[in-house]
RNA sequence: CGGGGUGUGGCGCAGGGGUAGCGCGCGCCGUUCGGGACGGCGAGGUCGACGGUUCAAAUCCGUCCACCCCGA
Numbered sequence: 001c002g003g004g005g006u007g008u009g010g011c012g013c014a015g016g017g018g019u020a021g022c023g024c025g026c027g028c029c030g031u032u033c034g035g036g037a038c039g040g041c042g043a044g045g046u047c048g049a050c051g052g053u054u055c056a057a058a059u060c061c062g063u064c065c066a067c068c069c070c071g072a
Stems, first nucleotide, its partner, number of pairs: 001071007010024004018055001026042005048064005
């Protein structure tokens, strides 16, 4: 320098145009003598950044950033 991949709650990941979900974790409640386990409820992310397309973008397009892989 070129090509490819990944980037989404604290962590691991889904979602591939119709206003974002699962597991673990966290908080409260139930249960227990108490805890764990189990059950119920809840908080927490404007989706790496900035633009573009669209009635509508996490999703499509462009540029950039970070990390990983391959090539020179």
The prediction has a mean pLDDT of 83. A computed fold for a 72-nucleotide RNA from a Candidatus Woesebacteria bacterium, annotated as transfer RNA. It matches the Rfam family "tRNA". About the family: Transfer RNA (tRNA) molecules are approximately 80 nucleotides in length. The same sequence occurs in records of 3 taxa.